[in-house]
C1' cells in the first nucleotide's frame, strides 16, 4: 500500500446493552410435581437465565472519503449576546392519586413486506393534584412551574403474610456554579485571469413586529438611498485548509500520501422529526436515476465502514485471528458488544541491519579472449591444503507484554449497625489473539544462497569479431556509407549490490522573473512628444506625538515532525524522556535618532517682479522679384525635343529661337553655416498685427508652492479619406516609345488623382541620438552661437573670465566588443514605461476607436535547436587604390578547312587488357604491340605448383635419339658417375625426380587505409617562429606606412627586436683573357707531300685543368645627405650578361595498389601456372596533337661551299665491284680528337617551267622487288615502274613567340632484329614589333562590404503540384454551465380551518377546556416544463 470511475456492488461482519425499570416465559439447563412397569410423556417462572415486547441510555462517538466549496471554509489573534446529556461540586426535595397501552389471546386482509379490528395487563412509560429553598413572568400587589422508584441490610414497633418502618447505595425533580464540548461575531493572512470594469433592491441603514439557545435583514411591513469596487468589486477557471513534507546556503519554489487538528459529504436533490446534541454513513418522508423480489395488485435497497467482486487503469493486499492489551457503549457488577484497536497474511513499495564464507595457495594449471606469436590477461581467481558456522534447515528449552477488576484478612470513613458501600495495606486464585513466536542451547556441514546497469565526451571503465547510412543506438553533442573503444556478440573492465536500470514527477544547478539577485545605444527591451489628477517620492530648522522603528516583560504559537542531550530494542531503522526551536500574532512598559503626522520658522529648490538680448518658435493679414507654363501680337524658317543609341511626341495649319504685352499658380536662389528656434512632429523672400517660450544681469518679493506620473487630455511628418475651392510646375495610376529571352521596371514622351487653401477626420514612420524625465557629483583641450564682466588699445579690435546652448577629441571610469566619456552609455538618488529563445505573430478571436483604409490592446496550438550582437582570420565582389606576366595591344608564323599519321571518346567485338578526363587527360604511362612483350579472348592442359624456405625418400648434375600431339606435354631410350671429409662404411654441399604439409602465387579490389614518386597554382614572392607589447578572447603587431626592386630586393620611419624556410648568391654551361700541358689536335716560320702526308714546332686555333674578370666599382644628374633610378666613360661583357639545374608553407581526399613497397579484404584443381591461335592495328562518326601541301621568296636538272653534337665490337663498317634503286658482295680500319656512320641542307652559280589542279601536291591503287626476322596474311619498313585523290591559304573560334628569339633548313641519338611525321638533342640562315596598361585572363600587396567558411560552382527567396499535421473562419449541428421571465408544485414546516374524532382535568353529565386525524387552503420550496439570452466545449 486505488493517486484512475464521489463508478456499480453478490456475501459475511462493522451498535448495542440493561431482568438491580416492567408485564412476562417462545426456546435451553436445573429443581419440583401428577399419572403409568421399565422408559419416555405431561404439568410447573420455583431457580439459572431469556427470544419477542414496553421503558432507559447509547446510536450525533469511533471508522471512511475529498465530490463540492475561493469563503458561512481554514490558520493566527481577539470578542460577547448563548446552549450543554453524562461528570464534578452547592442548596432543597423525592408526598398523594389516576387513566391507558404494547407484548399476549381471538378474528380478518395480503404472495410478501406488513396491516387492521376487538379483548386483557405492568412500569423508572403517560397525566392531574399538593408543596417551592430556588427559578420564570410581573402592572412590584402578586401569579406560575417538579419528581419514580429499584437493590442490599436491619435492632426495636406494627402486620397472618407480602411488607410497613428505619437505613445505606443507585436513581429521580428543582436550583446556582465549574470543567470539557458546541453555536455566533470581528481583524489579518489565504491560487489564476482585466481578451471579466462596473456590480447590488432584502441590496445598505433605521423603526415596529416576528423568530432563535443566542447577536443580526435571520424574516416581514413601512421609511430613507444607501453599502461594495482599479489597494481589483462582480464574473470565469482551478482547488478541501492547516501543523507539515520534498528541495534549496538562504530567500524562495513545488506539494498537502501516512500521523494529528478543523471543515464538508454519505446513490442524486429537497425536507423535517426525535433528541442535551443531527437536519443524522449502517434513522424517517418525498422526488429522480439505477438494481433486485413479485402471485403484476405491490414491495425492498444504498460498502466514500472491514474484507471481497466487477469495471476503469501503467498501478495498489486477506471475503484472516482476537477482544489478551489500549480505548469506547451499556450495566451496581459479573459480563456482553466493538472490522475502533491489537495481531497475523500478501507486495524488495521505502528505510535499516545481516548473509551468500575466511586464511593459505604459482606448475602463474586447464579453458576462454587478445597477440607484434615473444607473450599478455582472466588470476590467488580456481583446484589443493587448513579453518569458521552468522542466516536457512534439524533437535530441544522457552519468554516480556498481566495488572487492575475478583476472593480473603486488617484498619479507617459512612451508619443505630459488627449490613451494604467506599478508601488504604497485606495476601491470594484466574486471564495471551500474536505463539511454541522473539530469545537461548545443541549436532552436522562451505555445505542451500548474486544480480543489474554501464565502458565516445560530459562520466569511473577497451579490445576482438559480426554488420556496412543496413540492422540499430541516442539524456545532449552525435555514432553507423568495409579496419565502428558509440550498433550486435564475446573476453576484459567500471559502478552499485538483494538489488540494479528505465519511465513519469518536484526542487536545485537557472543571477533563465533577478526581494536577497538581472536588464533596455547596436543582442529581446525607452511609450512619437508634452501637460497632468490619483499614486510614489521630497530641501533646512524647532517643538509635540508615537503610526512605522527599536528594546524589555508577558500571553499564545496543540501534540507529532525538524535540531540538541539522554534512555530502550545485541546495532541501526524505529520507539521513548527532557530541552531548544516554532523566525508569527496579541497585551503591556519604555526610547525618540530616522520616516510619518500636527504646529511654527528659514531660503540654497521652485516661482513672481524690474531691465536688456537673440531667434526660419506659432497664428493671421498684406506685399515683392526671378523662373517655369499658357495666351495675344511682331520678326523669322525647318527643324525642335529627347537618348548610351533611338523612337513615341511637337512643327510648313509656321514649331523651336527672338522681341513685346498679359494671365495664373506654386516655391522663395545668393546670404546659408556639424548656424538659430521649438516638447516632439517641424520651421526659411520682405513688412505689419496678435502671441508662447528661452537666456543674461543686479536687486526685491512668496516661502517647498518641488520631481515623476498608471488611467486621462492635447499635439503629432508623409500618405490616405470627406466637403468646397484651386491647379503653374512636378507626378502614383494609366497610355505610348525604347531596352530585354521576357520587362507589368530602371531610360524617354505624355498624363489623372495628389501635391496648394479652408473646415473636419485618420494617429502611423528607421516618429532615431535606434539613448525616458528630473537632480547632484566626477581631468582637460579646441571650434562655434547668444548674454554679462575685467584688462589693453586712438580705433578697428584683441586677451582673460563667467553663464546658457551646439560640435570635435580625450583622462579616470564603464562596456561582450564597437564605443560613451561634465550634453555620459561614469558614480548615485526619485518616478514612469518596457524585456525574458527563434518562428507562428504584432497574427487569430474578443473589446475599444475610425466614414473607410485601418489603428490599439493581444494569445494559443504547432514547430526548430537554434535565432541574434560585436569583433577576428580567410575567401569572394559585374567595390576601390597600386603593381606584374606574350595577359591584352603592336607584330611574325600557325591551328580550326584537305590527305594521310598518331592519341582519345563513341559504337563494335569472343577479346578489342588496364590506367590518365578542364587548365594540370588525349604523339600521355608506351625511349618501339607481327610471335614474345600481354596484363585481354578462344581452345587444350597442370595442381606444393613457373618462383622461395623447411622435412622425408631416391638419384650426381648433365646428356643422345625415336614416336604421338597445334603445342604445352606424354611415352620409350643413349652416355655418365664428378667435389669435400673419411681406410672403408657412411656423411656433407650443390642439382634433379617423387611424396605429405606448412606455404607459394595473384597486372584481383580499395590511390577515399598508406609509403615513395609526380603534376599544378608557380620560379608566383610569399610562408612562419622566438621574445616583447596590445587585446577578456579569437587574434594583432613584427609582415603595415613613404620610396625602390625581378624579388618580404634594399633604405627610411615605426612597440617592436631578432631569426628561419623561400628570393638572390654559391653549382653547370656559354661569351673575353691569362697560365700550365701538347696527341690522335693545329701549321706562322723552315724543309717535304696528291694530302699537316712526313720531319720540326706548340706561336695561333683547339682541347681540358686552374685562375682572372662585372662590384652600380668610377663620373654627372634626380632622389630625403638614403636605398635606388637615369645617362656616360672604360670594357669581350653593364646593371640578376644569355641559358640550365634548383620549386618555400601549403592547395587540389589531384595522379599512381599496373614501376616498386605496403595495411585490410578476396581467389586457392583457380581470380594461380603453362601452351597454341587471335586481339590490343577493326570503323558510320566526333575531338586533340603533329606531318605534307595548296606553289614562282616556288618545283625540277646540273655544278659547287660551309657545321655542330653524337653513336659504334652480337657493333660502326671504308675503298673496290654488281644493281636504275632499296640493296648485295667485299673485307681494310676502328674499343675511337686517329677508323667508320657521313654525301649536311637551306645557300651560291646556271638552265627550265609561266599561274595551270600545273613539271604544284602527293594520297590511293596495280605490278615488280630489297632488308630484318622462326615467321611480314590479319599486321613491318624501304625501293623501282605505273596510277595521280583531296587540296587554289581555310567560318565561328583559337595557339606559340620579345633576339641569336620567331620563322626556316638539315644532322644526330635513345628505344630497337626490323619498324618515327613522335620524343630528346645539335648546329646553319635569320627577322618584325612593343604607343601603352582602358579592356580580357592569371597573380601579388593594401583597403572596404559580407547573411559566405564544402568559402560565389557559396548562400538563399517566392509561386505552383501532391500528401500529411496543427490552428482561425464557416451554412450549421450536438452538449455543459449560468442568469432572467413564466408555468408547475411532492414531502415537510408555519398560518388558517369547513369536516370527523377524543381515556386522564373540570363538570350541573348537556357539555367545556385541551388535543388528534383529515383534507381543503395560503406562504416558502425540490424535481419538472416553456421562452428568449450569455458563456464554454465538441463537431462541420
Nucleotide at each position: 500500500g486505488c493517486c484512475u470511475u464521489a463508478c456499480a456492488c453478490a456475501u459475511g461482519c462493522a451498535a448495542g446493552u440493561c431482568g438491580a425499570a416492567c408485564g412476562g416465559c417462545a426456546g435451553c439447563a436445573c429443581g419440583g410435581g401428577u399419572g403409568c412397569u421399565u422408559g419416555a410423556c405431561c404439568c410447573u417462572g420455583g431457580u439459572g437465565g431469556c427470544g419477542a415486547g414496553u421503558g432507559g441510555c447509547g446510536a450525533a462517538c469511533g471508522g471512511g472519503u475529498g465530490a463540492g466549496g475561493a469563503a458561512u471554509a481554514c490558520a493566527u489573534c481577539g470578542g460577547a449576546a448563548c446552549g450543554u446529556g453524562u461528570c464534578u461540586a452547592u442548596a432543597a426535595g423525592u408526598g398523594g392519586g389516576g387513566g391507558a397501552u404494547a407484548a399476549c389471546g381471538c378474528a380478518u386482509c395480503g404472495a410478501a413486506a406488513g396491516a387492521u379490528g376487538u379483548g386483557c395487563u405492568a412500569a423508572u412509560a403517560c397525566c392531574g393534584c399538593a408543596u417551592a429553598a430556588u427559578c420564570u413572568c410581573u402592572g412590584a400587589g402578586g401569579a406560575g412551574a417538579a419528581a419514580a422508584g429499584c437493590a442490599g441490610g436491619g435492632g426495636a414497633u406494627c402486620g397472618c403474610a407480602a411488607g410497613a418502618c428505619c437505613u445505606u447505595g443507585c436513581g429521580c425533580u428543582u436550583u446556582a456554579g465549574g470543567a470539557g464540548c458546541g453555536g455566533c461575531c470581528g481583524a489579518u493572512g489565504c491560487c489564476u485571469g482585466a481578451u471579466u470594469a462596473g456590480a447590488u433592491a432584502g441590496u445598505u441603514g433605521g423603526u415596529a413586529a416576528g423568530g432563535u439557545a443566542a447577536a443580526a435583514g435571520c424574516u416581514u411591513a413601512c421609511c430613507a438611498a444607501g453599502g461594495c469596487u482599479u489597494c481589483g468589486a462582480u464574473c470565469a477557471g482551478u482547488a478541501g485548509c492547516u501543523g507539515g513534507u520534498c528541495u534549496g546556503a538562504g530567500a524562495g519554489g513545488a506539494c498537502g500520501a501516512c500521523c494529528a487538528g478543523c471543515c464538508a459529504c454519505a446513490c442524486u436533490g429537497g425536507g423535517a422529526c426525535u433528541g442535551a446534541g443531527a437536519c443524522a454513513c449502517g434513522g424517517c418522508c418525498c422526488a429522480g436515476a439505477c438494481u433486485c423480489c413479485u402471485a403484476c395488485g405491490g414491495g425492498a435497497g444504498g460498502c466514500a465502514g472491514c474484507a471481497u467482486u466487477g469495471g476503469g487503469g501503467a498501478a495498489u493486499u486477506u471475503u484472516g485471528g482476537a477482544c489478551a492489551a489500549u480505548g469506547g457503549g451499556g450495566g451496581g457488577a459479573a459480563c456482553c458488544c466493538u472490522g475502533a484497536u491489537c495481531c497475523a497474511g500478501c507486495c524488495a513499495u521505502g528505510c535499516c541491519g545481516c548473509g551468500u564464507g575466511a586464511g593459505u595457495g604459482a606448475a602463474g594449471a586447464a579453458g576462454g579472449c587478445c597477440u607484434u606469436c615473444g607473450g599478455g590477461u582472466u588470476g590467488u581467481a580456481a583446484a589443493g591444503c587448513u579453518c569458521u558456522u552468522u542466516c536457512a534447515g534439524c533437535c530441544g528449552g522457552u519468554a516480556c507484554g498481566a495488572a487492575a477488576c475478583g476472593g480473603u484478612u486488617a484498619c479507617g470513613a459512612u451508619u443505630a449497625a459488627u449490613a451494604c458501600u467506599c478508601g488504604u495495606a497485606a495476601u491470594u486464585a484466574a486471564u495471551g489473539a500474536c505463539g511454541g513466536u522473539a530469545c537461548c542451547g545443541g549436532a552436522a556441514g562451505a555445505a542451500g544462497a548474486a544480480g543489474c546497469a554501464c565502458c565516445g565526451g560530459c562520466u569511473a571503465a577497451c579490445u576482438a569479431c559480426g554488420u556496412g547510412c543496413c540492422a540499430g543506438c541516442a539524456g545532449c553533442c552525435g555514432c553507423g556509407g568495409u579496419a565502428a573503444u558509440a550498433c550486435g556478440u564475446a573476453g576484459g573492465g567500471u559502478g552499485c549490490g538483494a538489488g540494479c536500470g528505465u519511465u513519469a514527477a518536484u526542487c536545485g544547478g537557472a543571477a533563465u522573473u533577478a526581494c536577497u539577485g538581472g536588464g533596455c545605444g547596436u543582442a529581446a527591451a525607452g511609450c512619437g512628444u508634452g501637460c497632468g489628477c490619483a499614486g510614489g517620492u521630497g530641501g533646512u530648522u524647532u517643538u509635540g506625538u508615537a503610526a512605522g522603528u527599536c528594546a524589555g516583560a508577558u500571553g499564545u504559537g496543540a501534540a507529532a515532525u525538524c535540531c540538541c542531550c539522554g534512555g530502550g530494542c545485541u546495532c541501526a531503522a524505529c520507539c521513548u524522556g527532557g530541552g531548544a526551536a516554532c523566525u508569527g500574532c496579541g497585551u503591556u512598559u519604555g526610547a525618540a535618532a530616522c520616516u510619518g503626522c500636527a504646529a511654527g520658522g528659514c531660503u540654497a529648490g521652485a516661482g513672481u517682479g524690474u531691465g536688456g538680448c537673440a531667434g526660419a518658435g506659432g497664428g493671421g493679414g498684406g506685399u515683392g522679384g526671378a523662373a517655369u507654363u499658357c495666351c495675344g501680337c511682331g520678326u523669322g524658317u525647318a527643324g525642335c525635343a529627347g537618348u548610351g543609341a533611338a523612337a513615341u511626341g511637337c512643327g510648313u495649319a509656321g514649331a523651336g529661337a527672338u522681341g513685346u504685352g498679359g494671365a495664373g499658380g506654386a516655391a522663395c536662389a545668393c546670404c546659408g553655416a556639424u548656424g538659430g528656434c521649438g516638447a516632439a512632429g517641424g520651421c526659411a523672400g520682405c513688412c505689419c498685427c496678435c502671441u508662447g517660450g528661452g537666456u543674461c544681469a543686479a536687486c526685491a518679493c512668496u516661502g517647498a508652492c518641488g520631481c515623476u506620473c498608471a488611467g486621462g487630455c492635447a499635439c503629432g511628418a508623409a500618405a490616405g479619406c470627406a466637403u468646397g475651392g484651386g491647379g503653374a510646375g512636378c507626378a502614383a495610376a494609366c497610355a505610348g516609345g525604347a531596352u530585354u529571352a521576357g520587362a507589368u521596371a530602371c531610360c524617354c514622351u505624355g498624363g489623372u488623382a495628389g501635391u496648394c487653401c479652408a473646415c473636419a477626420c485618420c494617429c502611423u514612420a528607421a516618429a532615431c541620438g535606434a539613448u525616458g524625465u528630473c537632480a547632484a557629483c566626477u581631468a582637460g583641450u579646441u571650434g562655434u552661437u547668444g548674454g554679462g564682466g575685467a584688462a589693453g588699445g586712438a580705433g578697428a579690435c584683441u586677451u582673460c573670465u563667467u553663464u546658457a546652448g551646439u560640435a570635435a577629441c580625450g583622462u579616470a571610469g564603464c562596456u561582450a566588443a564597437c564605443g560613451c566619456g561634465u550634453g555620459a552609455a561614469g558614480u548615485u538618488g526619485a518616478c514612469c514605461g518596457c524585456c525574458u529563445g527563434g518562428g507562428g505573430a504584432g497574427u487569430a478571436c474578443g473589446g475599444c476607436c475610425g466614414c473607410a483604409a485601418g489603428g490599439u490592446u493581444a494569445a494559443a496550438a504547432c514547430u526548430c535547436a537554434a535565432a541574434g550582437g560585436a569583433a577576428u582570420u580567410g575567401a569572394c565582389g559585374g567595390g576601390g587604390a597600386c603593381c606584374c606576366g606574350c595577359a591584352c595591344a603592336a607584330g611574325c608564323g600557325g591551328u580550326g578547312g584537305a590527305u594521310g599519321a598518331u592519341g582519345u571518346g563513341g559504337a563494335u567485338u569472343a577479346a578489342u587488357u588496364c590506367g590518365a578526363u578542364g587548365c594540370a587527360a588525349c604523339g600521355c604511362g608506351a625511349a618501339a604491340a607481327a610471335c614474345c612483350u600481354u596484363a585481354c579472348c578462344u581452345a587444350c592442359c597442370c595442381u606444393u605448383g613457373a618462383c622461395a624456405u623447411g622435412c622425408c625418400a631416391g638419384g650426381a648434375a648433365c646428356u643422345u635419339g625415336c614416336c604421338a600431339g597445334a603445342g604445352a606435354u606424354g611415352g620409350c631410350u643413349u652416355g655418365g658417375u664428378a667435389c669435400c671429409c673419411g681406410a672403408a662404411a657412411g656423411g656433407g654441399a650443390g642439382c634433379c625426380u617423387g611424396g605429405a604439409c606448412a606455404c607459394a602465387g595473384g597486372u584481383g579490389c580499395u590511390g577515399c587505409a598508406u609509403g615513395g614518386c609526380u603534376g599544378u597554382c608557380g620560379u608566383c614572392a610569399g610562408c612562419u617562429c622566438g621574445u616583447g607589447u596590445c587585446g577578456u578572447g579569437a587574434g594583432a603587431u613584427g609582415u603595415u606606412g613613404g620610396g625602390u626592386u625581378a624579388a618580404g630586393u634594399c633604405c627610411c620611419g615605426c612597440a617592436a627586436c631578432g631569426a628561419g624556410c623561400g628570393c638572390a648568391a654559391c653549382c653547370c654551361u656559354u661569351g673575353u683573357c691569362a697560365u700550365u700541358a701538347a696527341u690522335u689536335g693545329c701549321c706562322a716560320u723552315c724543309a717535304u707531300u696528291u694530302a699537316g702526308u712526313u720531319g720540326g714546332g706548340c706561336a695561333c686555333u683547339u682541347u681540358a685543368a686552374u685562375g682572372a674578370g662585372a662590384c652600380u666599382g668610377c663620373c654627372g644628374g634626380u632622389g630625403a645627405c638614403a636605398a635606388a633610378c637615369c645617362g656616360g666613360a672604360g670594357g669581350a661583357a653593364g646593371g640578376u650578361g644569355g641559358g640550365g639545374a634548383c620549386g618555400a608553407c601549403g592547395u587540389c581526399a589531384a595522379g599512381u595498389c599496373a614501376u616498386c613497397a605496403u595495411g585490410g579484404c578476396c581467389c586457392u584443381u583457380a581470380c594461380g601456372g603453362a601452351u597454341u591461335u587471335g586481339g590490343c592495328u577493326a570503323c558510320a562518326c566526333a575531338c586533340g596533337u603533329g606531318c605534307u601541301a595548296c606553289a614562282a621568296u616556288g618545283g625540277g636538272g646540273u655544278a659547287u661551299a660551309c657545321a655542330g653534337a653524337g653513336g659504334g665490337u652480337u657493333g660502326c663498317g671504308a675503298a673496290g665491284c654488281c644493281g636504275c634503286g632499296a640493296g648485295g658482295u667485299g673485307a681494310a680500319g676502328c674499343u675511337a680528337a686517329u677508323c667508320c656512320c657521313a654525301g649536311a641542307a637551306a645557300g651560291u652559280a646556271u638552265c627550265u617551267c609561266g599561274u595551270a589542279g600545273u613539271c604544284c601536291g602527293g594520297a590511293u591503287u596495280g605490278g615488280a622487288g630489297u632488308c630484318u626476322g622462326c615467321a611480314a596474311c590479319u599486321c613491318g619498313a624501304c625501293u623501282c615502274c605505273a596510277u595521280g585523290a583531296a587540296g587554289u591559304c581555310g567560318g565561328a573560334a583559337u595557339c606559340g613567340c620579345u633576339a641569336g628569339u620567331a620563322a626556316u633548313c638539315g644532322c644526330g641519338g635513345a628505344u630497337c632484329a626490323g619498324a618515327a611525321u613522335g620524343c630528346c638533342g645539335c648546329g646553319g640562315u635569320g627577322a618584325a614589333u612593343a604607343c601603352g596598361u582602358u579592356c580580357c585572363c592569371g597573380g601579388g600587396c593594401c583597403u572596404u562590404g559580407u547573411a559566405c567558411a564544402c568559402a560565389c560552382u557559396g548562400c538563399c527567396c517566392g509561386u505552383c503540384a501532391c500528401a500529411c499535421c496543427a490552428u482561425g473562419g464557416g451554412a450549421g449541428u450536438g452538449g455543459g454551465u449560468u442568469g432572467c421571465a413564466c408555468c408547475a408544485g411532492a414531502a415537510g414546516u408555519a398560518g388558517g380551518u369547513a369536516g370527523c374524532u377524543u381515556a386522564a382535568c373540570c363538570u350541573u353529565c348537556a357539555g367545556g377546556g385541551g388535543g388528534g386525524c383529515g383534507c381543503c387552503u395560503u406562504a416558502c420550496c425540490a424535481c419538472g416544463g416553456u421562452g428568449g439570452g450569455a458563456u464554454u466545449c465538441a463537431u462541420g
Molecule: small-subunit ribosomal RNA
Organism: uncultured prokaryote